Description
The part of an RNA shown here (large-subunit ribosomal RNA, domain II) has 676 nucleotides and comes from a Pseudomonadota bacterium. Rfam family: Bacterial large subunit ribosomal RNA.

[in-house]
Context: one part of a larger RNA
RNA sequence: GCCGGCGAGUUGCUGUCAGUGGCAAGGUUAAUCCCGGUUACGGGAGGAGCCGCAGCGAAAGCGAGUCCGAACAGGGCGUUAGUCGCUGGCAGCAGACCCGAAACCGAGCGAUCUACCCAUGGCCAGGGUGAAGCCUGCAAAGGGCGGAGGCCCGAACCCGUUGGUGCUGCAAUACCAUGGGAUGAGCUGUGGGUAGCGGUGAAACGCCAAUCGAGCUCGGAGAUAGCUGGUUCUCCGCGAAAUGCAUUUGGGUGCAGCCUCGAGCGGUGCGUUGUGCCUGUAGAGCUACUGGAUGGGGCAGGCUCCACGCCAGGAGCUCAACCCAACCAAACUCCGAAGGGUACAACGUCAGCUCGGGAGUGAGACGACGGGAGCGAUUCCGUCGUCGAGAGGGGAACAACCCAGAUCGCCAGCUAAGGUCCCAAAGCGCGAGCUAAGUGCAGUCAAAGGGGUUGGAAGGCUUAGACAGCCGGGAUGUUGGCUUCAAAGCAGCCAUCAUCUAAGGAGUGCGUAAAAGCUCACCGGUGGAUGCCAACCAACGCCGAAGAUUAGCGGGGCUAAAGCUCGCCACCGAAGCUGCGGAGUCAGCUUUUUGCUGACUGGUAGCGGAGCGUUCUCUGCGGGUCGAAGCCCUAGCGGAAGCUUGGGUGGACUGCAGAGAAGUGAGAAUGCCGGC
Numbered sequence: 001g002c003c004g005g006c007g008a009g010u011u012g013c014u015g016u017c018a019g020u021g022g023c024a025a026g027g028u029u030a031a032u033c034c035c036g037g038u039u040a041c042g043g044g045a046g047g048a049g050c051c052g053c054a055g056c057g058a059a060a061g062c063g064a065g066u067c068c069g070a071a072c073a074g075g076g077c078g079u080u081a082g083u084c085g086c087u088g089g090c091a092g093c094a095g096a097c098c099c100g101a102a103a104c105c106g107a108g109c110g111a112u113c114u115a116c117c118c119a120u121g122g123c124c125a126g127g128g129u130g131a132a133g134c135c136u137g138c139a140a141a142g143g144g145c146g147g148a149g150g151c152c153c154g155a156a157c158c159c160g161u162u163g164g165u166g167c168u169g170c171a172a173u174a175c176c177a178u179g180g181g182a183u184g185a186g187c188u189g190u191g192g193g194u195a196g197c198g199g200u201g202a203a204a205c206g207c208c209a210a211u212c213g214a215g216c217u218c219g220g221a222g223a224u225a226g227c228u229g230g231u232u233c234u235c236c237g238c239g240a241a242a243u244g245c246a247u248u249u250g251g252g253u254g255c256a257g258c259c260u261c262g263a264g265c266g267g268u269g270c271g272u273u274g275u276g277c278c279u280g281u282a283g284a285g286c287u288a289c290u291g292g293a294u295g296g297g298g299c300a301g302g303c304u305c306c307a308c309g310c311c312a313g314g315a316g317c318u319c320a321a322c323c324c325a326a327c328c329a330a331a332c333u334c335c336g337a338a339g340g341g342u343a344c345a346a347c348g349u350c351a352g353c354u355c356g357g358g359a360g361u362g363a364g365a366c367g368a369c370g371g372g373a374g375c376g377a378u379u380c381c382g383u384c385g386u387c388g389a390g391a392g393g394g395g396a397a398c399a400a401c402c403c404a405g406a407u408c409g410c411c412a413g414c415u416a417a418g419g420u421c422c423c424a425a426a427g428c429g430c431g432a433g434c435u436a437a438g439u440g441c442a443g444u445c446a447a448a449g450g451g452g453u454u455g456g457a458a459g460g461c462u463u464a465g466a467c468a469g470c471c472g473g474g475a476u477g478u479u480g481g482c483u484u485c486a487a488a489g490c491a492g493c494c495a496u497c498a499u500c501u502a503a504g505g506a507g508u509g510c511g512u513a514a515a516a517g518c519u520c521a522c523c524g525g526u527g528g529a530u531g532c533c534a535a536c537c538a539a540c541g542c543c544g545a546a547g548a549u550u551a552g553c554g555g556g557g558c559u560a561a562a563g564c565u566c567g568c569c570a571c572c573g574a575a576g577c578u579g580c581g582g583a584g585u586c587a588g589c590u591u592u593u594u595g596c597u598g599a600c601u602g603g604u605a606g607c608g609g610a611g612c613g614u615u616c617u618c619u620g621c622g623g624g625u626c627g628a629a630g631c632c633c634u635a636g637c638g639g640a641a642g643c644u645u646g647g648g649u650g651g652a653c654u655g656c657a658g659a660g661a662a663g664u665g666a667g668a669a670u671g672c673c674g675g676c
Base pairs, nucleotide, nucleotide: 001676002675003674004673005672006671011094012093013092014091015090016089017088018087019086020085021084022083023082026051027050028049032045033044034043035042036041055062056061065077066076067075068074097230098229100227104220105219106218107217108216109215115194116193117192118191119190120189121188122187123186124184126153127152128151129149133145134144135143136142157181158180159179162177163176164175165174196212198208199207200206233611234610235609236608237607238606243256244255245254246253247252257361258360259358260357261356262355263354264353265352269349270348271347272346273345274344275343276342277341278340279339283335284333285332290329291328292327294325295324296323297322301318302317303316304315305314306313364387365386366385367384368383369382370381371380372379373378392403393402394401407582408581409580410579412578413577414576418572419571420570421556422555423554427569429568430567431566432565433564434563440558441557449542452540453539454538455537456536459533460532461531469526470525471524472523473522475499476498477497480494481493482492505520509518510517583601584600585599586598587597588596589595612665614662615661616660617659618658619657620656621655622654623653630649631648632647633646635644636643637642
């Protein structure tokens, strides 16, 4: 891992509700006793007790009423049949659906491992160094004897530093190489001691028998587990929630909301329309308020300067009110929708409400639209939809997007979204235009930039010669005035005239210290046009544009398209719709018959309903050595669980109907046991 077997809502009591049965203003016995019977059990006695028959009030008390109250006002609670069984749902108490802790407590067992201690024994090759002391020596020199040390090197012995191997090992800690100690706080044999709320510890929470932040065994014990996992046959009807409030609450729970089943009520629900009323959002607006805020005008006031004996005055800057123009606001509104709410009515639809039994849910997700918070990442609300619990078609793939809600069958038809060159079902469809960028062929990128191309709408110039290019002119008062070292068109301020002219600015840009110089506007010439100029609107394209696969067109591939825009016809395309046939549920009708008609039948948690099968018991009826059960093959039946036929095997039991009782259905629990 597979196969087989085993494996989880039970039982008792007390309540509550429903179904069903007995009796009923009553209902019912418990222990116990008697009779029958082998136990089980059946019949009888037993009225103790319990529930009900009256309530209200704290009570006195009153009573179909009573309490509060002054109340003959109002309100609260009452004034409707129960009770005893059986069956089922649910709750409480019990282990209470099953398995699962980490732990806590008690009584015992452990120091043959290991820690420390006690008693008594054992062990440490060899080499080096050469302390004290002693002798010698004139000598603090030197020499000799000597043999100290938690001294040095290094075996046994003890240890376990580093690296490698090993990692279903040789081994639940090893092996190889290397390393530390090796006369000491050394190592070691034997016997003994200390025990878990404890011991021992040169101290690491180390060790106390491969276990130690509190040993092990048994017991309390089925501890508790708001947690995880698992929970076994079938079909049918309905079908959620992921919200609010509260919570030592946040992955739990209570109440409400939403689902289901039953009883009752009877138009109350929902939708549309009409009429009336409520509202202050979107938008808009503001000399309509409260505030904000820009430019200009304006001038009360303020500041500075000039001038001034005082008064009066001049200039500049700033600036409230006010005026003009244009604005802003969740906590502004003179206005103001769409909507939303509400009342009545009609129509449509088939909901709604009350009471009671049973739940589940109380982590939601994404999309569209509207908002709050935050720098942001993000997060929190509202309304609707979808997924959740929804299959099918489309979107290349893809819970949430688009289409569409799957009762079953059909080798029939029509459509939706989306598509129709090939992959790949259906148009290389028709008419018109655009794009040249493979733009594009699903979606995807900005500001800035550009004689890309096309269309539109107006204006201006032009054979009296436009536009570009080229040739020439581009002057005079004058170097305008001021300022300035200088200011000559060209630092800056003010003014911006006139003359000669075909034309030429008190000057467009470069330039100079200032001049000078170059150039432009403007004019003439040349040139020659159904042409030119400058802006505007619209469409498609270009650039902007950098990532790791040819690589984000699904691919091939596509250019008057197989791209984009507009119009048109046809076709394909789903479990949608239709056709034919079958089943079920509900409703209506019915000669209430196997009938007809209509609507409905996706579904997780969950509620409700109907069945199949297993073991045993009772009653009735059967089968079986002329072959039971079981097993294998086979043929059929039923809407499913399932049931049956024939044959083989097997060799002794077994079926059907009605009723009853359960150790009653296995694929999952890192389930348990066995086999392989």